The RNA shown here (transfer RNA) has 72 nucleotides and comes from a Patescibacteria group bacterium. It matches the Rfam family "tRNA". Its mean pLDDT, the model's own confidence on a scale to 100, is 83. The sequence was found in a public genome assembly.
[in-house]
This record gives sequence, structure tokens and C1' cells, in this order.
RNA sequence: GCGGGCAUCAUAUAGUGGCUAUUAUGCCAGCUUCCCAAGCUGGAAAGGCGGGUCCGAUUCCCGUUGCCCGCU
Repeated sequence: GCGGGCAUCAUAUAGUGGCUAUUAUGCCAGCUUCCCAAGCUGGAAAGGCGGGUCCGAUUCCCGUUGCCCGCU
């Protein structure tokens, strides 16, 4: 330099044009207990960035950034 893949709460992930975005751990509050742990209930928290298509984009397209793999 060329080609391919990936990017979602703090972390790990699901979904796939209709989003008020899934689950687990962690975090916060409450319940339970003599206390802690465990358990139960509730809560906050997210689609790398910039464009395009569309009534509507996390999803499709283009560019870009980062990471990974291969080739040279």
C1' cells in the first nucleotide's frame, strides 16, 4: 500500500428498517438478617464520528477513525 471483519450502558453481549434498544455482571436504593454475605424487588446508565437513502436508521449505502486478520 491492497483486501476482509468488528465497533451498542462501566464490562461482556442480543436484536435487526417501526426504539419508550435485550440480558448478565457491576453501580444506587429498598426489603430480608443481630451484622455481613447470599437472596428478592425497584432504579440510573448505551448503538465510534460525519454524510446519504427512507415516512422512519443501531440496522441499508458512502466516507472517516480505532482495533483485529490476511496479502504485498